[in-house]
RNA sequence: AGCGGGAUAGAGGAGAGGUACCUCGGGAGGCUCAUAACCUCCAGACGCCGGUUCGAUUCCGGCUCCCGCAA
Numbered sequence: 001a002g003c004g005g006g007a008u009a010g011a012g013g014a015g016a017g018g019u020a021c022c023u024c025g026g027g028a029g030g031c032u033c034a035u036a037a038c039c040u041c042c043a044g045a046c047g048c049c050g051g052u053u054c055g056a057u058u059c060c061g062g063c064u065c066c067c068g069c070a071a
Base pairs, nucleotide, nucleotide: 002069003068004067005066006065007064010024011023012022013021018054026042027041028040029039030038047063048062049061050060051059
């Protein structure tokens, strides 16, 4: 060479056709004499290139990178 798994907000994880959710973190506000805690809101992500489809993070192909197996 080959085989399998994975790549999703700053971090860790869900989601498997109808545009993405949770926890922590970040920002603003509320509460408080104040801080923490608590409550509310906001910003922030689908590895890259193609294909299928009305529609792709999801299905298919190739590539890149990571982790294993085998040699």
Source information:
Transfer RNA from a Patescibacteria group bacterium, 71 nucleotides, folded computationally. The coordinates come from a structure-prediction model, not an experiment, and the mean pLDDT is 84. Rfam family: tRNA. The family's RNA type in Rfam is transfer RNA. Gene Ontology term of the family: triplet codon-amino acid adaptor activity. The source organism's lineage runs through Bacteria and Bacteria candidate phyla.